[in-house]
RNA sequence: UCCGGUGUAGUUCAACGGCAGAACAGCGGGCCGUUAACCCGUCGAUGCUGGUUCGAGCCCAGCCGCCGGAG
Repeated sequence: UCCGGUGUAGUUCAACGGCAGAACAGCGGGCCGUUAACCCGUCGAUGCUGGUUCGAGCCCAGCCGCCGGAG
């Protein structure tokens, strides 16, 4: 430099183009002699900039990061 893949919550992962969810973690409470476990509640995210569309996490382009391959 070229090709392919990938980027969503603190972490690991979901999401036919139509309400962004789960588990664990965090926080508050319950239970408990204490801790853990368990139960209830709660906080928290689409890498960036454009485009297509009535509507984009999803499709398209460029850029950035990471992984793999080629030279």

Model confidence (mean pLDDT): 82 of 100. A computed fold for a 71-nucleotide RNA from a soil metagenome, annotated as transfer RNA. It matches the Rfam family "tRNA". It is annotated as a transfer RNA.